A computed fold for a 106-nucleotide RNA from Algoriphagus algorifonticola, annotated as SAM riboswitch aptamer (S box leader). Rfam family: SAM riboswitch aptamer (S box leader). About the family: The SAM riboswitch is found upstream of a number of genes which code for proteins involved in methionine or cysteine biosynthesis in Gram-positive bacteria. Rfam links the family to the GO term regulation of gene expression. Lineage of the source: Bacteria > Pseudomonadati > Bacteroidota > Cytophagia > Algoriphagus. It was read from a public genome assembly, where an Rfam model found it.

RNA sequence: GAUUUAUAAAGAAGAGGCGAGAGACUAGGCUCUGAGACCCUCUGGCAACCAUCCCGAUUAAUUCGGGAAAGGUGCCAAAUCCUACCCGAAGCGGGAACUAUAAAUU
Repeated sequence: GAUUUAUAAAGAAGAGGCGAGAGACUAGGCUCUGAGACCCUCUGGCAACCAUCCCGAUUAAUUCGGGAAAGGUGCCAAAUCCUACCCGAAGCGGGAACUAUAAAUU
């Protein structure tokens, strides 16, 4: 990098550095930003996908549910910031795609 599965309206910021754009890509909108954003480092935190431990149910293998803790990741403006494609009773609702993350396989 590719594939599959799951999740994505909840949650969680201070300091230091840098110095101009940033919010994935294209377009539109909207927002953040010299009262210093984005990004980087440190510290702190959130969550609970995987691993660990405990309890219950279940199978041929196992799988499912609940709990503890926080080792591996991830994350800490706004719904993945919103829309774009499809459907519908159509400034809304549902679905898909894209994207992100996790786990497994390759």